RNA sequence: GAUUUAUAUAGAAGAGGCGAGAGACAGGCUCAUUGACCCUCUGGCAACCUGGAAAGUCCAAGGUGCCAAUUCCUGCCAAAUGCGAUAAUCUCAUUUGGAACUAUAAGUU
Repeated sequence: GAUUUAUAUAGAAGAGGCGAGAGACAGGCUCAUUGACCCUCUGGCAACCUGGAAAGUCCAAGGUGCCAAUUCCUGCCAAAUGCGAUAAUCUCAUUUGGAACUAUAAGUU
C1' cells in the first nucleotide's frame, strides 16, 4: 500500500514552545492573535487488543488509539410529509432508512 470484520450521539486538558491559519475533500457552520492548528512535557479517557475477577458486568492501563462541536452538519440512493409550479414530470425544505467517503482497532496479504 491492498483487503476483511467491527465501531463511530458515551468518555477524557493543563503547562511550555511556535506564530496563522485549523476542523480529510466541497459547501455550510464553527474554532483561532484572550494564540487556534502543530510540537514537547505532564495529566487524563477507556473504543479495540491484552490481563484479572465473585462475570447480562466490573477492574487494570501493557499495545494501538483518543482528550471542541454526533465522523460538527450535509454530499449518493430510496421513501414519507409539506410549500410552489405542471399536461406529465419536477424544484426546494424537513424527517427516516440504506450506501459511499473518512477515521480507529483487530486480522490477512
SAM riboswitch aptamer (S box leader) from Algoriphagus resistens, 109 nucleotides, folded computationally. Rfam family: SAM riboswitch aptamer (S box leader). Rfam links the family to the GO term regulation of gene expression. Rfam's curators write: The SAM riboswitch is found upstream of a number of genes which code for proteins involved in methionine or cysteine biosynthesis in Gram-positive bacteria. The coordinates come from a structure-prediction model, not an experiment, and the mean pLDDT is 86.